[in-house]
RNA sequence: CGCGCGGGAGAGCGUAUCGGACGGUUGUCCGGUGCCGCCGAAGGAGCAACCGCCCCGGAAUCUCUCAGGCCAACGGACCGCGCG
Numbered sequence: 001c002g003c004g005c006g007g008g009a010g011a012g013c014g015u016a017u018c019g020g021a022c023g024g025u026u027g028u029c030c031g032g033u034g035c036c037g038c039c040g041a042a043g044g045a046g047c048a049a050c051c052g053c054c055c056c057g058g059a060a061u062c063u064c065u066c067a068g069g070c071c072a073a074c075g076g077a078c079c080g081c082g083c084g
Base pairs, nucleotide, nucleotide: 001084002083003082004081005080006079007078012036014035015034016033017032018031019030020029021028022027037070038069039068043066044064045063046062050058051057
């Protein structure tokens, strides 16, 4: 570094609208899009304590929130074990 297994946080069941399913006129569920609010642990960017004699370089779980995400599931930094 790759693969497999296990663990693995935060924040909306917001609102408008469209489509579909159920239901039967009141609605329920699912999905898309817009708006508002929110989160940091894919990725990305920034600061620099520190490491490295200097140059060059590396560098956070801090900051931002472009991307991503906000029931569960999936994903998930990181951690442990095994194999290569």
The RNA shown here (Glycine riboswitch aptamer) has 84 nucleotides and comes from uncultured Parasphingopyxis sp. Taxonomically the source falls in Parasphingopyxis (Bacteria, Pseudomonadati, Pseudomonadota, Alphaproteobacteria). Of the family's consensus pairs, 90% are formed in the model. Model confidence (mean pLDDT): 76 of 100.